[in-house]
């Protein structure tokens, strides 16, 4: 690669570089020269895995994250509605 388990509708951004793409795929609809990607400085959220604690919690040390529900849908349940799965995504394990 691939694979098991969890979990995803809450939360958290300003600056410089920079110079046209970004939301994974596809459609669809956003977002963007009032600067997309990416670097990077400082700040935030969160609490998987880590610390202590008999617990309830607390801390925040390693990840992760900071438009928009995983942006909405794709596939199944006859349609809606809404439920589940598939895909990705983070996390810890296997390998």
């Nucleotide at each position: 690669a691939c694979u098991u388990c969890a979990u995803c509708a809450a939360g958290a951004g300003c600056g410089g570089c920079g110079g046209a793409g970004g939301g994974a795929c596809c459609g669809g609809c956003c977002c963007u020269g009032u600067g997309a990607a990416g670097c990077u400085g400082c700040g935030g959220c969160a609490a998987c895995c880590u610390g202590a604690g008999c617990g309830a919690u607390c801390a925040a040390g390693g990840u992760g994250c900071c438009a928009a529900a995983u942006c909405c849908g794709g596939c199944g349940a006859a349609g809606a509605a809404u439920c589940g799965a598939a895909a990705g995504a983070u996390g810890a394990g296997g390998g």